[in-house]
Context: one part of a larger RNA
RNA sequence: GGACGAACGCUGGCGGCGUGCUUAACACAUGCAAGUGGUGCGACGAACCAGGGCUUGCCCUGGGGCAAAGCCGCGAACGGGUGAGUAACACGUGAGUAACCUGCCCCGAUGACCGGGACAACCCGAGGAAACUCGGGCUAAUACCGGAUGUGGUGCACAGUCUCAAGUCUGUGUACUAAAGGAAGCUUCGGCCUCCGCAUUGGGAGGGGCUCGCGGCCCAUUAGCUAGUUGGUGGGGUAACGGCCUACCAAGGCAACGAUGGGUAGCUGGUCUGAGAGGACGAUCAGCCACACUGGGACUGAGACACGGCCCAGACUCCUACGGGAGGCAGCAGUGGGGAAUCUUGCGCAAUGCGCGAAAGCGUGACGCAGCAACGCCGCGUGGGGGAAGACGGCCUUCGGGUUGUAAACCCCUUUCAGGAGGGACGAAGGUUCACCGGUGAAUAGCCGUGUGGAUUGACGGUACCUCCAGAAGAAGCUCCGGCUAACUACGUGCCAGCAGCCGCGGUAAUACGUAGGGAGCAAGCGUUGUCC
Numbered sequence: 001g002g003a004c005g006a007a008c009g010c011u012g013g014c015g016g017c018g019u020g021c022u023u024a025a026c027a028c029a030u031g032c033a034a035g036u037g038g039u040g041c042g043a044c045g046a047a048c049c050a051g052g053g054c055u056u057g058c059c060c061u062g063g064g065g066c067a068a069a070g071c072c073g074c075g076a077a078c079g080g081g082u083g084a085g086u087a088a089c090a091c092g093u094g095a096g097u098a099a100c101c102u103g104c105c106c107c108g109a110u111g112a113c114c115g116g117g118a119c120a121a122c123c124c125g126a127g128g129a130a131a132c133u134c135g136g137g138c139u140a141a142u143a144c145c146g147g148a149u150g151u152g153g154u155g156c157a158c159a160g161u162c163u164c165a166a167g168u169c170u171g172u173g174u175a176c177u178a179a180a181g182g183a184a185g186c187u188u189c190g191g192c193c194u195c196c197g198c199a200u201u202g203g204g205a206g207g208g209g210c211u212c213g214c215g216g217c218c219c220a221u222u223a224g225c226u227a228g229u230u231g232g233u234g235g236g237g238u239a240a241c242g243g244c245c246u247a248c249c250a251a252g253g254c255a256a257c258g259a260u261g262g263g264u265a266g267c268u269g270g271u272c273u274g275a276g277a278g279g280a281c282g283a284u285c286a287g288c289c290a291c292a293c294u295g296g297g298a299c300u301g302a303g304a305c306a307c308g309g310c311c312c313a314g315a316c317u318c319c320u321a322c323g324g325g326a327g328g329c330a331g332c333a334g335u336g337g338g339g340a341a342u343c344u345u346g347c348g349c350a351a352u353g354c355g356c357g358a359a360a361g362c363g364u365g366a367c368g369c370a371g372c373a374a375c376g377c378c379g380c381g382u383g384g385g386g387g388a389a390g391a392c393g394g395c396c397u398u399c400g401g402g403u404u405g406u407a408a409a410c411c412c413c414u415u416u417c418a419g420g421a422g423g424g425a426c427g428a429a430g431g432u433u434c435a436c437c438g439g440u441g442a443a444u445a446g447c448c449g450u451g452u453g454g455a456u457u458g459a460c461g462g463u464a465c466c467u468c469c470a471g472a473a474g475a476a477g478c479u480c481c482g483g484c485u486a487a488c489u490a491c492g493u494g495c496c497a498g499c500a501g502c503c504g505c506g507g508u509a510a511u512a513c514g515u516a517g518g519g520a521g522c523a524a525g526c527g528u529u530g531u532c533c
Stems, first nucleotide, its partner, number of pairs: 001533004006529005013380006019373002021338001026336003030333003035074003040071002048063006081291003091215007100208003105204007113147004122137006152177009162167001181196003185192002217263003224254003229251008266288004270281004293314005316327004344370001346369003352366001353364004383413004393404004417474001419469005427460001430457007437449004477522005482503003488517005498505002
């Protein structure tokens, strides 16, 4: 000198864009943060419509519609947070997988036949303070189960192909192995057709698992470490290789090219600095990893050993009728605590994205915005021109004057920003809906379209922006002035009070302390402290 997620002191006008618990991975009141589908299913079911009964204002049947609870499907493994642990194939980079998996999505092939029994909801009953639980009875399905079929797939046997090899691929035979319906329209009531689904399987895309080479901290005042340890065989297990696990056998394996132990630490793209080499760091943003009160465990599932799921143990908090229960903000806000220190219990799903849905749509503290903070960067303003009787006042003085100083007053002008008034967006591409047109089609169903026209859809926000109004009007401080280092005098003090980054100032003439005048520097900031280069 530069830099900062900064803090502290004094000061503080506006805007844009960013950033904001670095400490206690401390404890958390309250609200919200993951739902959705009625075009999978049964029950409930107001208005309204149709038919019937008819005691003439009620009842029954069918439709219709709400969808809270329930069954079921998909999602909840994403998105969001944190950095505790981890020195490790965790990360980065480059390879391998002939040792693997993959829901939703895309392309291809084939199929969807015949049956069955339940369980919620609901009703009845019981227990319990509660959380909730139990018994009996009824019922549906794209829930569950059995059989059939087998394009295929898997296992086994054989043959061929490719391969250095383990083995891959192809063919033949044999055994095993699947499914579910829903909606709209037409109908001669037989069915047909379209869409969304279902099953088996091949390929793709994207995602992931595993393995390996290389790379990136400190300590040798850590020198030896290791029994599932190193390898083999058989078996088990996994999607998959493998001591991953197990039984037996062998005695190996690692290490001065630093094993083992200890300390510290999430890693990277990057950030800061530097001419570079390098050094330091890893906030925000992006990729990967790990974690979710602490420890352990599995279940479901394509995917978890699962932040807002389950079980067990522990600590803590809460409720209790003392028998027993409930909870997990390192999600967004917010509270206490710790600390030098870090924000609103805001608005909206309009946009982007995600989940579900055929769609309309619903949800979304992701996200988009707003609020607070000079925390940072950038921009703008606090006026411009003229004006010497060099006014008054202040300060200094050799008492002549000098300086503050064109500074002020005064004259002319302008009006950014702030203030007031009026108008007022882009972000809406698109989506939805209505009418029309075109394509497909038998169709005035359905479905499709960069099609045409109308309507509708904005949290921010009456914001940005534009115009007008008024009047210089509302807007300057901080540090320093001995040398380094730009900037000097007076008074007070008298080794006192104090200053100080280093050298050093202060003991009666202090340009170094304090105040004043003057000056220098930076400026909505200026200094100080801390840290890095």